[in-house]
RNA sequence: CGCUGCUCAGAGCAAAACCGCCGAAAGGCGGUGACGCAGAGCCACGGGACUAAGGCGAGCACAGGCUCGCGACGUCCGCCGGGCCGCCAGC
Numbered sequence: 001c002g003c004u005g006c007u008c009a010g011a012g013c014a015a016a017a018c019c020g021c022c023g024a025a026a027g028g029c030g031g032u033g034a035c036g037c038a039g040a041g042c043c044a045c046g047g048g049a050c051u052a053a054g055g056c057g058a059g060c061a062c063a064g065g066c067u068c069g070c071g072a073c074g075u076c077c078g079c080c081g082g083g084c085c086g087c088c089a090g091c
Stems, first nucleotide, its partner, number of pairs: 002091004012037002017032006035078001041084003045081003048076003055070006
């Protein structure tokens, strides 16, 4: 340096659920909590998924408005791939 995660060490992260806060929502942050994780560290870059406030279209009402559809500029890196950086061990 490369490959691998069978073995060792010391650590690390934290699903669901519940509580609080933020957000239109998806979701995020903090606390409790551990289902799991060898990158469950970071980047929405490709695919994918979720949401639809504003916007556009349609219908209803016709006074504020309501409903439906479309659609990321929003979100997810603990869905897959890619990029960057990195611990230990084995080969």

This is a predicted structure of a 91-nucleotide RNA (c-di-GMP-I riboswitch aptamer) from Candidatus Segetimicrobium genomatis. The coordinates come from a structure-prediction model, not an experiment, and the mean pLDDT is 88. Rfam family: c-di-GMP-I riboswitch aptamer. Gene Ontology term of the family: cyclic-di-GMP binding.